[in-house]
RNA sequence: GCGCCAAUAGUCGAGUGGUAAGACAUGAGCUUCCCAAGCUCAUAGCACGGGUUCGAUCCCCGUUUGGCGCA
Repeated sequence: GCGCCAAUAGUCGAGUGGUAAGACAUGAGCUUCCCAAGCUCAUAGCACGGGUUCGAUCCCCGUUUGGCGCA
């Protein structure tokens, strides 16, 4: 330099056009003499900039970051 893959909550991770699932963690409550465990509830997320579309996490272009391969 060229090609390919990935980027979603504090962490892990599903979803591939129509209000983003779940787990761990965190906070509150219940339970308990206390702690732990358990149960319930809550908080928190689509890397960035454009385009297409009635509608974009999803499709297209570019950028950034990381990984792999070739030279």